[in-house]
RNA sequence: UGCGGGGUGGUGUAAGGGUAGCACACGAGGCUCUGGACCUCGUAGUCCUGGUUCGAAUCCAGGCCCCGCAG
Numbered sequence: 001u002g003c004g005g006g007g008u009g010g011u012g013u014a015a016g017g018g019u020a021g022c023a024c025a026c027g028a029g030g031c032u033c034u035g036g037a038c039c040u041c042g043u044a045g046u047c048c049u050g051g052u053u054c055g056a057a058u059c060c061a062g063g064c065c066c067c068g069c070a071g
């Protein structure tokens, strides 16, 4: 440099263009003699800038970063 893949809460991982979910972690409460176990509730996220669309995490363009292959 070219080609391919990827970027979603603190972490891991889902989501056919239509309310962004799950697990762990964290916070509060419950239970309990106590608790890190169990139960309930809650906080927190789409890499950036544009475009298409009634509507974009998803499609398109240009960037940034990571991984792989080639030279």
Stems, first nucleotide, its partner, number of pairs: 001070007010024004018054001026042005047063005
The RNA shown here (transfer RNA) has 71 nucleotides and comes from a Patescibacteria group bacterium.
Lineage of the source: Bacteria > Bacteria candidate phyla.
It matches the Rfam family "tRNA". Rfam links the family to the GO term triplet codon-amino acid adaptor activity. By type it is a transfer RNA.
Its mean pLDDT, the model's own confidence on a scale to 100, is 82.
It was read from a public genome assembly.